[in-house]
A computed fold for a 75-nucleotide RNA from an Acidobacteriota bacterium, annotated as Fluoride riboswitch aptamer (crcB RNA motif).
It was read from a public genome assembly, where an Rfam model found it.
The source organism's lineage runs through Bacteria, Pseudomonadati and Acidobacteriota.
Model confidence (mean pLDDT): 76 of 100.
RNA sequence: CAAGCGUUGGGUGUUGGAGUUCACCCUUAACCGCCCCGUAUGAUUCGGUUCGGGGCAGAUGACUCCUACGGGCUG
Numbered sequence: 001c002a003a004g005c006g007u008u009g010g011g012u013g014u015u016g017g018a019g020u021u022c023a024c025c026c027u028u029a030a031c032c033g034c035c036c037c038g039u040a041u042g043a044u045u046c047g048g049u050u051c052g053g054g055g056c057a058g059a060u061g062a063c064u065c066c067u068a069c070g071g072g073c074u075g
Base pairs, nucleotide, nucleotide: 009026010025011024012023013022016066017065018064019063020062021061033056034055035054036053037052038051040049041048
């Protein structure tokens, strides 16, 4: 100096908070949804990728609770 292992800590898992649990990441990282149209690249064509525009589902990675929002019924 590099790699590996262990302990501890932090972060992330498409919209808020908390508990439990799972997974991933160690700042060069994990992560940053889907559909349609156009553009650029590419190309026999298609696909893929980049950018722009429009549309759609979900407050969970999973379970539960709270909050926000929405619908129905009753007082």